A computed fold for a 469-nucleotide part of an RNA from an uncultured bacterium, annotated as small-subunit ribosomal RNA, 3' major domain.

Context: one part of a larger RNA
RNA sequence: UGACGGGGGCCCGCACAAGCGGUGGAGUAUGUGGUUUAAUUCGAUGCAACGCGAAGAACCUUACCAGGGCUUGACAUGUCCGGAAUUUUGGGGAAACUCAGAAGUGCCUUCGGGAGCCGGAACACAGGUGGUGCAUGGCUGUCGUCAGCUCGUGUCGUGAGAUGUUGGGUUAAGUCCCGCAACGAGCGCAACCCUCGUUUUUAGUUGCCAGCAUUAAGUUGGGCACUCUAGAGAGACUGCCGGUGACAAACCGGAGGAAGGUGGGGAUGACGUCAAGUCAGCAUGCCCCUUACGUCCUGGGCUACACACGUACUACAAUGCUACGGACAAAGGGCAGCAAGUUAGCGAUGACAAGCAAAUCCCAUAAACCGUGGCUCAGUUCAGAUUGGAGGCUGCAACUCGCCUCCAUGAAGGCGGAAUCGCUAGUAAUUGCAGGUCAGCAUACUGCAGUGAAUUCGUUCCCGGGCCU
Numbered sequence: 001u002g003a004c005g006g007g008g009g010c011c012c013g014c015a016c017a018a019g020c021g022g023u024g025g026a027g028u029a030u031g032u033g034g035u036u037u038a039a040u041u042c043g044a045u046g047c048a049a050c051g052c053g054a055a056g057a058a059c060c061u062u063a064c065c066a067g068g069g070c071u072u073g074a075c076a077u078g079u080c081c082g083g084a085a086u087u088u089u090g091g092g093g094a095a096a097c098u099c100a101g102a103a104g105u106g107c108c109u110u111c112g113g114g115a116g117c118c119g120g121a122a123c124a125c126a127g128g129u130g131g132u133g134c135a136u137g138g139c140u141g142u143c144g145u146c147a148g149c150u151c152g153u154g155u156c157g158u159g160a161g162a163u164g165u166u167g168g169g170u171u172a173a174g175u176c177c178c179g180c181a182a183c184g185a186g187c188g189c190a191a192c193c194c195u196c197g198u199u200u201u202u203a204g205u206u207g208c209c210a211g212c213a214u215u216a217a218g219u220u221g222g223g224c225a226c227u228c229u230a231g232a233g234a235g236a237c238u239g240c241c242g243g244u245g246a247c248a249a250a251c252c253g254g255a256g257g258a259a260g261g262u263g264g265g266g267a268u269g270a271c272g273u274c275a276a277g278u279c280a281g282c283a284u285g286c287c288c289c290u291u292a293c294g295u296c297c298u299g300g301g302c303u304a305c306a307c308a309c310g311u312a313c314u315a316c317a318a319u320g321c322u323a324c325g326g327a328c329a330a331a332g333g334g335c336a337g338c339a340a341g342u343u344a345g346c347g348a349u350g351a352c353a354a355g356c357a358a359a360u361c362c363c364a365u366a367a368a369c370c371g372u373g374g375c376u377c378a379g380u381u382c383a384g385a386u387u388g389g390a391g392g393c394u395g396c397a398a399c400u401c402g403c404c405u406c407c408a409u410g411a412a413g414g415c416g417g418a419a420u421c422g423c424u425a426g427u428a429a430u431u432g433c434a435g436g437u438c439a440g441c442a443u444a445c446u447g448c449a450g451u452g453a454a455u456u457c458g459u460u461c462c463c464g465g466g467c468c469u
Base pairs, nucleotide, nucleotide: 007469008468009467010466011465012464013463015459016458019423020422021421022420023419026314027313028312029311030310031309032308033307034305035304042053043052064300065299066298067297068296069295070294073125077124078123079121080120081119082118083117086103087102088101089100090099091098092097107114108113127289128288130287131286132285136283137282138278139277140276141274143272148187149186150185151184152183153182154163155162156161167178168177169176193266194265195264196263198234199233200232201231202230203229204228207224208223209222212221213220237260240254241253242252243251244250316416320375321374322373323372324371325370326369332363333362334361337356338355341352342351343350344349382413387408388407389406390405391404392403393402429451430450431449432448433447434446435445
């Protein structure tokens, strides 16, 4: 000077408390540990690993294992030789590959050759998801969107250093005011950026429809007022009033206002910490392999299963389940695509097929909700695991190991011990919808809207953090 203290003072945070809903019990999904295995590839490991890398392992992916091949190599550059490229047949083989044939003679040209592609030879070399994240770059997590971290000059101190940055108020904030041997400045804070909320204006199709006509229908004429779309502005600044305060900063209340004191949300992460994470995204030093630790292929594995843990989904029912009828979204995606409609099928789906590269057409009926009927507290008309059978789809291919449909089957489960998590408002809870990945596969992830609460006395205590001592 820091750090630490079951030292002190002040302050903050869903940190506790007050509430609401969960996890921990059940079944399943998924990740991990362990065990097993020829292999179950590798990494991530308190918070900050464990629905994590992986926005999607049947082959591929794939890095692992077994077996079969290759050795200038699957890929790059250079030298030499041959051949157009290319298409195609047969034998062997699981394929990779290998053996033997057939067709074919292109483009430019100074007629020497050249470009591109294919095959061959030898060597320089290629190649390595091999090791080291404790050699590194880059990127990321975390403390933490916490309010801090520093510098110049001056002053003080022998010096390390101090001062400034402490103090009195105040703030979400080292935010601002006052004071002060300090005076200034930088990185952070805030603002500038995006989005939502109000409004004006410009524009009016593919959007909209007040009045007029028209129609089954904003369908068409007409119109751009309204909604909406998307550009440009306005608007909020403690600006105004009252009170408190130190004549300050500021705080409390009020007016007006769509919005009020940071209006809500996002992006934005200071100096640094953890030799934190990543050599398997990429790059890269050094070390190691070089007929193999490289590379091609077939099959298997990553999907195993006495068990343990994490994260989710579905339930245990009557504020429910079920049948029929009825209503209201937003945000997205679509040509190797989305598919209306008609038709076959109980259905998954099939056949035919309009429209749409989209404010035009399609995905696309939102669901919870409302109305009516049934069920009457049961392991049930709850719950749906598991299993049998029959089918459908994708794809060379669903045995290991995909998803969906129908019929049958109908397990555990009676609201969950110790413990533990999230959340302060359009939030929690609950309800569906869409997208990325993707041939196919979503209870995950990322978004979108619908319905829509309760509670906060307070800061003694638990946890983390800031300032002074």
The prediction has a mean pLDDT of 86. RNAcentral holds the full RNA, with entries from ENA, Greengenes and SILVA.